[in-house]
Context: one part of a larger RNA
Molecule: large-subunit ribosomal RNA, domain II
Organism: Candidatus Nitrosotenuis sp.
RNA sequence: GCCAUGGAGCUUACCGUUAUGGCAAGCCUAAACCUUAACAGGGUGGAGGCGAAGGGAAACCGAAUUUCCGCAGCAUCCGCAAGGGAAAGCGUGUGAAAGUGCGUUAAGUCAUAACGGCAAGGCUAGAAGCCAAGCGAUCUAUCCCUGAGCAAGCUGAAGGCGAGCGAAAGCUCGUUGGAGGGCUGAAGCAGUUCUAACGUGCAAAUUGUUUGUCUGACUUGGGGAUAGGGGUCAAAAACCAAUCUAGCUUGGCGCUCGCUAGUUCCAACCGAAGCAUCUCGCAGGGUGUCCUUUAUGGAGAUAGCACUUCCUGUAGAGCACUGUUAGGGUGGAGCGGGGAAGAAAUUCCUCACCACCUCUACAAACUCCGAAGGGAUGUGCAUUAUAGAAGUAAGGAGACGGGUUUGCGUGACGUAAGGUUCGCAACCGAGAGGGGUUUAACCCAGACCAAAGUUAAGGCCCCCAAAUUCGUACUAAGUGUCAAGCGGAAGAGCGUCAUUACGCCAAGACAGCAGGGAGGUAAGCUCAGAAGCAGCUAUCCUUUAAAAAGUGUGUAACAACUUACCUGCCGAGCGUGGUGGCCUCGAAAAUGGACGGGGCUAAAGUACGGUGCCGAUACUUUGGAUACUUACCUUAGGGUAAGUCAUGGUAGGUUGGCGUAGUGAUUGGGUCGAAGCAGGGCCGUGAGGUCCUGUGGACCGAUUGCUAUUGCAGAUCAUGGC
Numbered sequence: 001g002c003c004a005u006g007g008a009g010c011u012u013a014c015c016g017u018u019a020u021g022g023c024a025a026g027c028c029u030a031a032a033c034c035u036u037a038a039c040a041g042g043g044u045g046g047a048g049g050c051g052a053a054g055g056g057a058a059a060c061c062g063a064a065u066u067u068c069c070g071c072a073g074c075a076u077c078c079g080c081a082a083g084g085g086a087a088a089g090c091g092u093g094u095g096a097a098a099g100u101g102c103g104u105u106a107a108g109u110c111a112u113a114a115c116g117g118c119a120a121g122g123c124u125a126g127a128a129g130c131c132a133a134g135c136g137a138u139c140u141a142u143c144c145c146u147g148a149g150c151a152a153g154c155u156g157a158a159g160g161c162g163a164g165c166g167a168a169a170g171c172u173c174g175u176u177g178g179a180g181g182g183c184u185g186a187a188g189c190a191g192u193u194c195u196a197a198c199g200u201g202c203a204a205a206u207u208g209u210u211u212g213u214c215u216g217a218c219u220u221g222g223g224g225a226u227a228g229g230g231g232u233c234a235a236a237a238a239c240c241a242a243u244c245u246a247g248c249u250u251g252g253c254g255c256u257c258g259c260u261a262g263u264u265c266c267a268a269c270c271g272a273a274g275c276a277u278c279u280c281g282c283a284g285g286g287u288g289u290c291c292u293u294u295a296u297g298g299a300g301a302u303a304g305c306a307c308u309u310c311c312u313g314u315a316g317a318g319c320a321c322u323g324u325u326a327g328g329g330u331g332g333a334g335c336g337g338g339g340a341a342g343a344a345a346u347u348c349c350u351c352a353c354c355a356c357c358u359c360u361a362c363a364a365a366c367u368c369c370g371a372a373g374g375g376a377u378g379u380g381c382a383u384u385a386u387a388g389a390a391g392u393a394a395g396g397a398g399a400c401g402g403g404u405u406u407g408c409g410u411g412a413c414g415u416a417a418g419g420u421u422c423g424c425a426a427c428c429g430a431g432a433g434g435g436g437u438u439u440a441a442c443c444c445a446g447a448c449c450a451a452a453g454u455u456a457a458g459g460c461c462c463c464c465a466a467a468u469u470c471g472u473a474c475u476a477a478g479u480g481u482c483a484a485g486c487g488g489a490a491g492a493g494c495g496u497c498a499u500u501a502c503g504c505c506a507a508g509a510c511a512g513c514a515g516g517g518a519g520g521u522a523a524g525c526u527c528a529g530a531a532g533c534a535g536c537u538a539u540c541c542u543u544u545a546a547a548a549a550g551u552g553u554g555u556a557a558c559a560a561c562u563u564a565c566c567u568g569c570c571g572a573g574c575g576u577g578g579u580g581g582c583c584u585c586g587a588a589a590a591u592g593g594a595c596g597g598g599g600c601u602a603a604a605g606u607a608c609g610g611u612g613c614c615g616a617u618a619c620u621u622u623g624g625a626u627a628c629u630u631a632c633c634u635u636a637g638g639g640u641a642a643g644u645c646a647u648g649g650u651a652g653g654u655u656g657g658c659g660u661a662g663u664g665a666u667u668g669g670g671u672c673g674a675a676g677c678a679g680g681g682c683c684g685u686g687a688g689g690u691c692c693u694g695u696g697g698a699c700c701g702a703u704u705g706c707u708a709u710u711g712c713a714g715a716u717c718a719u720g721g722c
Base pairs, nucleotide, nucleotide: 001722002721003720004719005718006717011120012119014117015116016115017114018113019112020111021110022109023108026050027049028048032044033043034042035041054061055060065088066087067086068085069084073080074079089104090103091102092101093100094099123262124261125260126259130252131251132250133249134248135247141226142225143224144223145222146221147220148219149218150216152184153183154182155180159176160175161174162173163172164171165170188213189212190211194208196207197206228244230240231239265657266656267655268654269653270652275288276287277286278285279284290398291396292395293394294393295392296391300384301383302382304381305380306379307378309376310375311374312373316369317367318366322363323362324361327358328357329356330355331354332353336351337350338349339348340347341346402428403427404426406425407424408423409422411421412420413419433444434443435442448624449623450622451621452620453619454618458614459613460612461598462597463596467611469610470609471608472607473606474605480600481599491585492584493583495582496581497580498579499578500577501576502575503574504573512569513568514567515566516565518542519541520540523537524536525535548563552561553560625647626646627644628643629642630641631640632639633638658711660708661707662706663705664704665703666702667701668700669699676695677694678693679692680691681690682689683688
């Protein structure tokens, strides 16, 4: 992993609501007793409970009811009118009173069922832990008693003996001796390194190599002691039977868990919320909003549009107020800083200060102003509603982690963010289908079922359905082939196209080539020199077609070259600036690689326009199903016809069914073959049903009630098998 079987909202008491039934101003019995085979059934039993009166803290007091409107319905001539609404009265509490709260024109009770609540283990499974009582020291820690074990070699303490020396104490030498938590090293014990092998192992700690120690604080057999908040510890919170920051077993125990996982058949109708507030509250819960069902109610309701009459102080704008603010002007005060004149007194100037004028700006807590919008009332239209609106009551929930920026905002915070926090709308959530390569929320479009056709978004060279379609341009960069999501800036370009303004031009432009480019004069000054060209000042006159007191090289200074300017040749456009397309540079990431790919160049790119086609669960047509409504026919049910802008759906509410086990009633099948199993056919939207054949060899159904240990794919589910 697969298969089979098991496997999760149950039960009892009480409470609430709804439905059904009995009796009804009443309703019901409980324990117990009688009968009985019986704890079944029947009978007795009124103790007691609920209801029939309320108000008040209490003392205490204590409801005659009346009128009007009006839906359903009935009558159909007015009208009557249950339930419903309004007003008055009445009871009681309060109050000095006015008034006001509650009640009042009578429906309950018992049983059964469904749903919910509550107390219990309370849908199932799951802790770590806490407490109690027992069992453990055959592992291991420490200790006690009694035994056992330690090859070989080395070193050579004290002491003894001998010799020598010495006055002596004693010293020295030789030899003997054999000490030691001594040395090397086997057995033994340990477990250092390779951080080796192994790592579903030989092994839930082993194997190899290397290593430590090996007469001792040594190793070891047998026996004994210490026990769980306790032991033992040369101390690691180590060890106490593969278990230790509190052993194991059993019990309290189905501990508790706001957390996690799971929670079993079908179809139909409706269909959410992730917000507000409270909470030792933020992974939970309560209440409200939002969903659903039923009842009541009886005519309006409203997210749209227009108009009427009002309300508002935002965006913007402005400086009239409150504050802030750059420049200038005029005046004031003469206190302060600086400066000037003077011997000093003092005088004057200036900066700063105050006020005003002019002019420049700013504001969430400024406003002389002021929209778009938003809100209210009324009217009309529109949509919706007697096929039942608004409103109201009751039962049942779920939910209280939201998200996208998607669009808009003239919001806030932030450098920014797939950022945080808001407002309005939409979408996803709970929404399938088509398009966007892929792709929750972007575009199209809201899926009852089947078939056929037509379109939407988006596409039409091939992958791939449909144009290698038509017209006019641009692009040469493979730019591009991206609606957005899915990057490209400031800046730069004699790339190219278009457009616009101004200027020159057949009296010849622009470019090119050729010629001229002069004289006063080397202007004056300065300077060693300064002659167009280091620098300063000025920048005139003449001859001319034209020629600067000189545009740039150059010289020590000249010279030389060149330019402006003029002419000739040539013969048609040229120059400068602005704007807009497309394109280029700017442009850097790690395997070779991404327009979805192939590939594409008067495109299969870009811009604008035209015609056709493809393309969805959209739309249309036909047939069918369900729901609701109406009409008719039947009448317990149901059937036919027409109509509907009905039929996506998570949590969830409601309704109707299928199947399993047992049981009551009614009624069937079976050795001429039951159940079960296997393979097929048919019917039903479906859960499922039925028939045939084979196998099997003895029981099994149908209809209608009731009851439930009643439906499995999941829970690292349990048990068994493969």